[in-house]
RNA sequence: CGGGAUAUAGCUCAGCCUGGUAGAGCGGUAGUUUUGGGUACUACAGGUCGUAGGUUCGAAUCCUGCUAUCCCGACCA
Numbered sequence: 001c002g003g004g005a006u007a008u009a010g011c012u013c014a015g016c017c018u019g020g021u022a023g024a025g026c027g028g029u030a031g032u033u034u035u036g037g038g039u040a041c042u043a044c045a046g047g048u049c050g051u052a053g054g055u056u057c058g059a060a061u062c063c064u065g066c067u068a069u070c071c072c073g074a075c076c077a
Base pairs, nucleotide, nucleotide: 001073002072003071004070005069006068007067010026011025012024013023020057028044029043030042031041032040050066051065052064053063054062
């Protein structure tokens, strides 16, 4: 330098193809259970969906640029 993949809750990831109220597990907080802890159960909190634009009545989802990480290739030494 060229090509490709990934970016969503604190962590690991779905959802994207085919636009229509953002989800799961773990973790956190509170309650019940226990002498206490653990376990189990219930409830709650937690998101500018990497970033900037575009299309659209409506974008996590479609299109474009950029950023970061990873993989492959090329080049230089």

Transfer RNA from an uncultured Hyphomicrobiales bacterium, 77 nucleotides, folded computationally. The coordinates come from a structure-prediction model, not an experiment, and the mean pLDDT is 82. Its Rfam family is "tRNA". Rfam classes the family as a transfer RNA.